A computed fold for a 90-nucleotide RNA from Kribbella kalugense, annotated as Glycine riboswitch aptamer. Of the family's consensus pairs, 82% are formed in the model. The coordinates come from a structure-prediction model, not an experiment, and the mean pLDDT is 80.
């Protein structure tokens, strides 16, 4: 001086499910009702899968739907590129 992993920011891509019914009317907000989705976050290892041949244990795009969401917008796990920090193998 330069890497990989890691963190932050920016840009791009990014699914699913009622433009449901009523108050009250096109959308949004508020309240009530029924029906759904899962990829912010959260809970759980009961099933599945992975980390190991097994047990224990852990994790997950697995599961539960608390939260969130169900025209568009917003959000969005994850993926790619760039910048900065950081690291120190070599």
């Nucleotide at each position: 001086a330069c890497a990989c992993a890691g963190c932050a920011c920016u840009c791009g891509g990014g699914a699913g499910a009622g433009a449901c019914c009523c108050g009250u009317u096109g959308a949004a907000c508020c309240g009530g009702g029924c029906g759904c989705c899962g990829a912010a976050g959260g809970g759980g290892c009961a099933a599945u899968u992975c980390c190991u041949c097994c047990c224990c244990g852990g994790a997950a795009c697995c599961u539960c739907u608390c939260a969130g969401g169900c025209c568009c917008a917003u959000g969005g796990a994850c993926c790619g590129a760039g910048u900065g920090c950081g690291u120190c193998a070599g």